[in-house]
RNA sequence: UCGCGUGCUCUGGGGUCGGUGAAAAUCCGAGCCGGCGGUGACUGGUCGAUGUCGACCAGAAGUCCGCGACCCGGUCACCGCCAGUGACCGGUUGACCAGGUGAAGCUCCUGGACCGACGGUCAAAGUCCGGAUGGGAAGUGCACGCAC
Numbered sequence: 001u002c003g004c005g006u007g008c009u010c011u012g013g014g015g016u017c018g019g020u021g022a023a024a025a026u027c028c029g030a031g032c033c034g035g036c037g038g039u040g041a042c043u044g045g046u047c048g049a050u051g052u053c054g055a056c057c058a059g060a061a062g063u064c065c066g067c068g069a070c071c072c073g074g075u076c077a078c079c080g081c082c083a084g085u086g087a088c089c090g091g092u093u094g095a096c097c098a099g100g101u102g103a104a105g106c107u108c109c110u111g112g113a114c115c116g117a118c119g120g121u122c123a124a125a126g127u128c129c130g131g132a133u134g135g136g137a138a139g140u141g142c143a144c145g146c147a148c
């Protein structure tokens, strides 16, 4: 230092006001929130050049490309069996258009839309309660080992 491995670590935000009602943080109106990695014509900084560009660093998409918990299935192990638990494998897994600028935009600017597991609840939940003081991938950081 590009790469590989092992261990540990970390790992998300949001219900405010009003209406209806016997009852709603669940419905209706307006508002509120946006995980991780990648990409990125944007933004900021530094340096260099100097007719305006180049290099580097940092940030930058809820709706693009990926990751996932939940949920479903399979195999194996534990188990006398069922149930259950664990490991591994597979499946499923939301939502964007129009205009502008431009050589180029699904990322910029303007405008208008849209999306959000499962179970519970005096009434239907992205936001409340619960499984969960849990699990956890992609990834972050640290340590160690290997390779060059």
Stems, first nucleotide, its partner, number of pairs: 001147001003146006010139001016030004032126001033116002035067004042059007062114002071091008096112005118130003

Description
A computed fold for a 148-nucleotide RNA from Nocardioides dokdonensis FR1436, annotated as FMN riboswitch aptamer (RFN element). The source organism's lineage runs through Bacteria, Actinomycetes, Propionibacteriales, Nocardioides and Nocardioides dokdonensis. RNAcentral records the identical sequence in 2 taxa.